[in-house]
RNA sequence: UCCCGAUAAUGGUAAACUUAUUGAAAAAUAAGGGCACAAAGCUAUAGGGCCUAAGGAUAAGAAAUUAUCUAUGGCAGCCUGGCCACCGAA
Repeated sequence: UCCCGAUAAUGGUAAACUUAUUGAAAAAUAAGGGCACAAAGCUAUAGGGCCUAAGGAUAAGAAAUUAUCUAUGGCAGCCUGGCCACCGAA
């Protein structure tokens, strides 16, 4: 240094749920909370996957509307990859 990861040390993050705000929704942010996490740090313009469907398209309908498709909206705490990083027993 790389791999690796302890019933070590110092610290860190924060699931469900609750409240508030934003949003069409998925979801996000803040506070509380703590299931878990050795990258649960960053990257969604690296690939796959998953969620949503405002707008748009198509179909039906006299219309209201309904159904299907669609990411330009999301998830890094789904997987692989990329970048960076604390500690040091075996």